[in-house]
The prediction has a mean pLDDT of 82.
The RNA shown here (transfer RNA) has 71 nucleotides and comes from a Pseudomonadota bacterium.
The sequence is in RNAcentral, with records from ENA.
RNA sequence: GCGGGCAUGGUGUAACGGUAGCACAAAACCCUUCCAAGGUUUUGGUACGGAUUCGAAUUCCGUUGCCCGCU
Numbered sequence: 001g002c003g004g005g006c007a008u009g010g011u012g013u014a015a016c017g018g019u020a021g022c023a024c025a026a027a028a029c030c031c032u033u034c035c036a037a038g039g040u041u042u043u044g045g046u047a048c049g050g051a052u053u054c055g056a057a058u059u060c061c062g063u064u065g066c067c068c069g070c071u
Stems, first nucleotide, its partner, number of pairs: 001070007010024004018054001026042005047063005
């Protein structure tokens, strides 16, 4: 230099173009003499910039980062 793949809460992982879920973690409350365990609730997310579309995490283009291969 070229080609391919990946990027979603703090972590892991889903999501036919139509309200972004789940688990763990965190916080509050309940339970418990206390702790642990358990229960309920809440917070928090689509890497970035454009395009297409009534509507984009999803389709297209570019950028950034990471991984793999070729040279």
It matches the Rfam family "tRNA".